[in-house]
Context: one part of a larger RNA
RNA sequence: CUCUAGUUAAGGAACUCUGCAAAUUGGUGCCGUAACUUUGGAAUAAGGCACGCCUUUUUUGGUGACAUCACUUGCUGAUGUAGCUGGGAGAGGCCGCAGUGAAAAGGGGGUAGCGACUGUUUAUCAAAAACAUAGGUCUCUGCAAACUCGCAAGAGGAAGUAUAGGGACUGACGCCUGCCCGGUGCUGGAAGGUUAAAAGGAGAGGUUAGCGCAAGCGAAGCUUUGAAUUGAAGCCCCAGUAAACGGCGGCCGUAACUAUAACGGUCCUAAGGUAGCGAAAUUCCUAGUCGGGUAAGUUCCGACCUGCACGAAUGGCGUAACGACUUCCCCACUGUCUCAACUAGAGGCCCA
Numbered sequence: 001c002u003c004u005a006g007u008u009a010a011g012g013a014a015c016u017c018u019g020c021a022a023a024u025u026g027g028u029g030c031c032g033u034a035a036c037u038u039u040g041g042a043a044u045a046a047g048g049c050a051c052g053c054c055u056u057u058u059u060u061g062g063u064g065a066c067a068u069c070a071c072u073u074g075c076u077g078a079u080g081u082a083g084c085u086g087g088g089a090g091a092g093g094c095c096g097c098a099g100u101g102a103a104a105a106g107g108g109g110g111u112a113g114c115g116a117c118u119g120u121u122u123a124u125c126a127a128a129a130a131c132a133u134a135g136g137u138c139u140c141u142g143c144a145a146a147c148u149c150g151c152a153a154g155a156g157g158a159a160g161u162a163u164a165g166g167g168a169c170u171g172a173c174g175c176c177u178g179c180c181c182g183g184u185g186c187u188g189g190a191a192g193g194u195u196a197a198a199a200g201g202a203g204a205g206g207u208u209a210g211c212g213c214a215a216g217c218g219a220a221g222c223u224u225u226g227a228a229u230u231g232a233a234g235c236c237c238c239a240g241u242a243a244a245c246g247g248c249g250g251c252c253g254u255a256a257c258u259a260u261a262a263c264g265g266u267c268c269u270a271a272g273g274u275a276g277c278g279a280a281a282u283u284c285c286u287a288g289u290c291g292g293g294u295a296a297g298u299u300c301c302g303a304c305c306u307g308c309a310c311g312a313a314u315g316g317c318g319u320a321a322c323g324a325c326u327u328c329c330c331c332a333c334u335g336u337c338u339c340a341a342c343u344a345g346a347g348g349c350c351c352a
Base pairs, nucleotide, nucleotide: 001347002346003345004344005343006342007341008340010338011337014336019333027051028050029049030048031047036041038172052094053093054092055091056090057089058088059087060086061085062084063083066080067079068078069077070076071074095099107331108330109329110328112326113325114323115322119131120130135170136169137168138167139166140165141164147156148155149154173318174317175316176315178248179247180246183245184244185241186240187239188238189237192236193235194234198230199229203225204224205223206222207221210217211216249267250266251265252264253263276310277307288304289303290302291301292300
């Protein structure tokens, strides 16, 4: 010097990203206990008092010698109490600084965010606000089900049958969930357009019996091609559908101070963001502005709304209970600190 424990005057979070770590609290009985609430809770809320030993009184439980009585004379039954023993209560007294005398044994309260909750997770840097969840909705599936595994046989689904099973999204509960079907997707439709194989075979080429003096023409067959026409689904088309993927405007003017604009005009769109919330886990400017808390507050809480760039099951807003979650404040407590010291043990280093 490092580590592991322990103690510390005065102060008591001034430390620090953060009370990290440590300290405080701690058991049992009694008293007492707020907001809020889904009436279950919150709650061991909070906050208090008592606790040892001796004497004595009383009460209650266990055991029950012994005695008495009864008869059916038995390892019988009934009653009573001594003794021993467990617990509770009262009174008086004793000792210490201290009585759950050691050990073991919640620190507490308030505010806000997120997630309803118990649960699950990155074996070996993340336990969470992530995942799951009950509940909600949509959609597919009529059973040889849909769907999944397998080349197949076959198997799961299921020895189930739409109050069932698969898929997707949301995520207790309460109040709710607005507008848009133009694009993409899905479902339905079938008149018309387009369209594959296939059918079809007009026509064209090659070859050559024959004809022709030649140039050439050229049947049948074989062969190479091949137009029209017919031709399904799909696509185009027509509808529906957003708890399907998704989307939810701009400019200008206007009221008897000013300011603002209930109002009007105009352009565009499929439709122009409704309720609720809002500087938010979302706000750039921003340490917005006002209020609260502090002597002093870029954080926090309550408001405002100018929402760069909230918003309704990619759910919106609330919400008791719960949380090794996150934020801020207060009480208690402390070597976290002012500011360091000492003790014990272990290691290191130096000397012999």
Description
Large-subunit ribosomal RNA, domain IV from a bacterium, 352 nucleotides, folded computationally. The sequence was found in a public genome assembly. Rfam family: Bacterial large subunit ribosomal RNA. The prediction has a mean pLDDT of 88.